[in-house]
Context: one part of a larger RNA
RNA sequence: CGAUGUUGAAGGAACUCGGCAAAAUGCGUCCGUAACUUCGGGAGAAGGACGACUUGUUGUAAGGUAACUUUUUACAAGUGGCACAAAAUUGGGGGUAACGACUGUUUAUCAAAAACACAGGGCUCUGCUAAGUCGAAAAAGACGAUGUAUAGGGCCUGAUGCCUGCCCAGUGCCGGAAGGUUAAGGUGAAGUGUGCAAGCGCUGAUCUGAAGCCCCGGUAAACGGCGGCCGUAACUAUAACGGUCCUAAGGUAGCGAAAUUCCUUGUCGGGUAAGUUCCGACCUGCACGAAUGGCAUAACGAUUUCCCCACUGUCUCCAACAUCGACUCA
Numbered sequence: 001c002g003a004u005g006u007u008g009a010a011g012g013a014a015c016u017c018g019g020c021a022a023a024a025u026g027c028g029u030c031c032g033u034a035a036c037u038u039c040g041g042g043a044g045a046a047g048g049a050c051g052a053c054u055u056g057u058u059g060u061a062a063g064g065u066a067a068c069u070u071u072u073u074a075c076a077a078g079u080g081g082c083a084c085a086a087a088a089u090u091g092g093g094g095g096u097a098a099c100g101a102c103u104g105u106u107u108a109u110c111a112a113a114a115a116c117a118c119a120g121g122g123c124u125c126u127g128c129u130a131a132g133u134c135g136a137a138a139a140a141g142a143c144g145a146u147g148u149a150u151a152g153g154g155c156c157u158g159a160u161g162c163c164u165g166c167c168c169a170g171u172g173c174c175g176g177a178a179g180g181u182u183a184a185g186g187u188g189a190a191g192u193g194u195g196c197a198a199g200c201g202c203u204g205a206u207c208u209g210a211a212g213c214c215c216c217g218g219u220a221a222a223c224g225g226c227g228g229c230c231g232u233a234a235c236u237a238u239a240a241c242g243g244u245c246c247u248a249a250g251g252u253a254g255c256g257a258a259a260u261u262c263c264u265u266g267u268c269g270g271g272u273a274a275g276u277u278c279c280g281a282c283c284u285g286c287a288c289g290a291a292u293g294g295c296a297u298a299a300c301g302a303u304u305u306c307c308c309c310a311c312u313g314u315c316u317c318c319a320a321c322a323u324c325g326a327c328u329c330a
Base pairs, nucleotide, nucleotide: 001325002324003323004322005321006320007319008318010316011315014314019311027051028050029049030048031047036041038159052079053078054077055076056075057074059072061070062069063068080084092309093308094307095306097304098303099301100300104116105115120157121156122155123154124153125152126151132143133142134141160296161295162294163293165226166225167224170223171222172219173218174217175216176215179214180213181212185208186207190203191202192201193200194199227245228244229243230242231241254288255285266282267281268280269279270278
């Protein structure tokens, strides 16, 4: 000097990105227990008292004919100690907000989460030799399934509660078949090579000719999208109102400086002596918004944010001790 422990005056988070680490709590019985809530919970909420041993009284259970032995409850009186769950093992607690409903799963070896999954919801495909999948192509065969649309496959969303607005112009999908376009093929006017010829070849107008595309409809819990400028009320300000341009339609409910807000430490309120974080509001939403789900939500979480109580060597500010190293000497 280091490692691992133990202890510490006064203070008690002033440390720090952050209470990281440590300390504190810890068992049993009794009392007591809030908001909120899906009425199950929350809850061991929180908070408090008691606990050893001796004697007595009382009840209890088992055994015994009985005396009695063992077990155990409540109460009372007393005894000793610094300390009675005397060691070891053994929850710190409360409030607020975000996200995800939950238990679960995951980057074996830097990420355990708000990511994945999930029950629940919706759309879509599939009538059975099903759709879908494996089988290199093709097949046999197999899975699906010894199932049958209350079934199976695919996609999205993600408990529950209240809800899920407008747009089909574009892209996709589904349906339609009148017309347009159109390949090979069919037809074969006309032309041409060769041959004495019969013939054998070649080019080829026109007409015909499927799906697809064009076209006509439908469809957004399909991919997706959801405006601008100007004016106006008897203070001012603002604009319920009006005008105009554009669009397929111009963002509804709800939420909103948000895991989304650039300007921004927005403004106001709360908490602090002092608060770029936090909570509650406002709305000027750079650039929220409704199953790429919106908003709310009890319970849950080795998740994230802020605050409080308790507690402490995290700190003010370090010190001592124990053990093991390092180091010096032998």

Background
This is a predicted structure of a 330-nucleotide part of an RNA (large-subunit ribosomal RNA, domain IV) from an Alphaproteobacteria bacterium. The coordinates come from a structure-prediction model, not an experiment, and the mean pLDDT is 86.